[in-house]
RNA sequence: GGGGAUGUAGCUCAGUUGGCAGAGCGCUGCGUUCGCAAUGCAGAGGUCGCAAGUUCGAUUCUUGUCAUCUCCACCA
Numbered sequence: 001g002g003g004g005a006u007g008u009a010g011c012u013c014a015g016u017u018g019g020c021a022g023a024g025c026g027c028u029g030c031g032u033u034c035g036c037a038a039u040g041c042a043g044a045g046g047u048c049g050c051a052a053g054u055u056c057g058a059u060u061c062u063u064g065u066c067a068u069c070u071c072c073a074c075c076a
Stems, first nucleotide, its partner, number of pairs: 001072007010025004019056001027043005049065005
């Protein structure tokens, strides 16, 4: 330098032939307990890596770009 994959909540990851963003764990509060754990209920937490384009509408399609991983090439 060229190709490919991944990027979504604090962590691990789903998701959608374009139409209200989710689960588990974790966190907070309340109940239960003498207390803890466990368990039940409720809640907070997201510019879907970033930017642009197409569209009435983009996490999803297109382009650019960034980060990580990987293969190839080059140099040594």
This is a predicted structure of a 76-nucleotide RNA (transfer RNA) from Chloracidobacterium sp. The source organism's lineage runs through Bacteria, Pseudomonadati, Chloracidobacteriales, Chloracidobacteriaceae and Chloracidobacterium. Its Rfam family is "tRNA". Model confidence (mean pLDDT): 80 of 100.